Transfer RNA from a Litorivicinaceae bacterium, 74 nucleotides, folded computationally. The prediction has a mean pLDDT of 80. Its Rfam family is "tRNA". By type it is a transfer RNA. Gene Ontology term of the family: triplet codon-amino acid adaptor activity. The RNAcentral record of the sequence draws on ENA.
[in-house]
């Protein structure tokens, strides 16, 4: 060149055949505990679901271009 796939919070990752406020862990702060640190425990914070556009009464999910990444073939 062709085919596949993954991309959601700082990180690692779910999100049920397309339907109620997108969450857990872990980490960041803040407190309790302690003589002080770790460990524990509570609270808090944190998203343009990779961009852009379609479909739909609604899209992290479908569709189609891009971008970046892995794999597989010439």
């Nucleotide at each position: 060149g062709g085919g596949c796939g993954a991309u959601u919070a700082g990180c690692u990752c779910a999100a049920u055949u397309g339907g109620u406020u997108a969450g857990a862990g872990c980490g960041c702060c803040g407190g309790a505990c302690u003589c002080a640190u770790a460990a524990u425990c509570c609270g808090u914070c944190g998203g343009u679901u990779a961009c852009a556009g379609g479909u739909u009464c609604g899209a992290g999910u479908c569709c189609u271009g891009u971008a970046u990444c892995g794999c597989c073939u010439a």